[in-house]
This record gives sequence, structure tokens and C1' cells, in this order.
RNA sequence: GGUAGGUAAGGCUACCAUAGGGAUAUGGGCUGCUGCCGCAAAGUGGUGGAGACACUACGAGAGGGUCAGCAGGUGACAUCGAAUUAAGGUGUCGUCUAACGCAGUUUCACCGCCCUGUGAUGCUAAAGCUUGUACGAA
Repeated sequence: GGUAGGUAAGGCUACCAUAGGGAUAUGGGCUGCUGCCGCAAAGUGGUGGAGACACUACGAGAGGGUCAGCAGGUGACAUCGAAUUAAGGUGUCGUCUAACGCAGUUUCACCGCCCUGUGAUGCUAAAGCUUGUACGAA
């Protein structure tokens, strides 16, 4: 020095509870199928780094699928990250997406679905703090 670990500002939250509002019969909900989309264990390879480590490719596995919980792409700004600067993490604002497919089913105007708020739960965290019988630099 501080991106092993711990804690935690901040951020998210499918499923669950609760409050308010809204839509629906050539429709809505649920289930399955075929394309498609991403996440991801162990291990190995590649890239960045003084190092601790970080990102990435392959992918057991479980998911998404008009609405991307964990978890998509992309632009700008801010912040953290070696010393201004790496690979990158996080936040804010914007923007683009994985068939609006097919089949079945439904005592569907709702105990289901959508939006918003609150709570719980789970996740993320390289703001900060702390820390090693580790490693590195001088």
C1' cells in the first nucleotide's frame, strides 16, 4: 500500500405481507413447446496490477422471456481504485434490447395481473472504518 476477511454509507429486491389506484373476454392469468437472452460452481486459459487481487472466455446448474430481483447492452457525469492515470467497482441521469411466437387451460372483472408506497426477506457494495502466523513497495 490495502479489490483475503469482517463491518457498513449507498443501491436493488423476484418471492411474502399490507395500503391505495388501474386494466382485462379476438383480452387477462396460469402451464407447456420451439427459437432467443443473460447469470453462474469447480477448474483451466487470456488481459490488467508492485502486490493483495480485479476483469474476461469456456460452463455443472438453476433462471429470464411485453415487465432483465439475484443478472443484459450502451453514453455522459460523479466517486472509489496504483501517485493525475490500469483492469475495473459503485451511484445519478439518459437510451437500446432477449417471438407482444405457437399450443393447452381457466366456475377470470378476481384470493390472479399491472403501477405506486410501506414492511419483511434476500442480494450488492473497490463511500468509510477495521484487519492478516498473507503478499508487495520504499